RNA sequence: AACAGAGUAGGAAAGAUGCGUUAAGUGUUGGGGGAUGGGAUGUUGCCCUUGAACGAAAGGAAUGCCUGCGAUAUCUUUCUGCUUCCGCUGUC
Numbered sequence: 001a002a003c004a005g006a007g008u009a010g011g012a013a014a015g016a017u018g019c020g021u022u023a024a025g026u027g028u029u030g031g032g033g034g035a036u037g038g039g040a041u042g043u044u045g046c047c048c049u050u051g052a053a054c055g056a057a058a059g060g061a062a063u064g065c066c067u068g069c070g071a072u073a074u075c076u077u078u079c080u081g082c083u084u085c086c087g088c089u090g091u092c
Stems, first nucleotide, its partner, number of pairs: 002091004010080009019070003028052007038086003042082001058067003
C1' cells in the first nucleotide's frame, strides 16, 4: 500500500419480573436541551423537558388471587445495527 473484519446510539423477537386497568403509560404534534463505534465530521434514529389535541377491555372470583387487556416499564438471551477520513484487528 491492498484486501478482509470488529465495535455506538438504536430496532425486532422470545423469556422473566413489574406497573396500570380508580388511566398513568404508549402513540400524534409545536418549542427547548442532551447523548450517540477510539478521535473528528455528519445523517438516520434515540433520550430528557415543556405546551397542545386525542384517548383504552375487562371478566372470573371473593380479600387480594386467577385469566385477560395496554402501540405499558425494566432486565436477560438471540438476531440486527453509523456517512466520510483517521485509528484498531487479521492476511500478504

Predicted 3D model of a 92-nucleotide RNA (THF (Tetrahydrofolate) riboswitch aptamer). The prediction has a mean pLDDT of 80. Rfam family: THF (Tetrahydrofolate) riboswitch aptamer. On this family, see Ames et al., Chem Biol 2010: "A eubacterial riboswitch class that senses the coenzyme tetrahydrofolate". Rfam's curators write: Tetrahydrofolate (THF) riboswitch was first reported for Ames et al. as an RNA motif in 5' untranslated (5'-UTR)regions of folate transport and biosynthesis genes in Firmicutes genomes.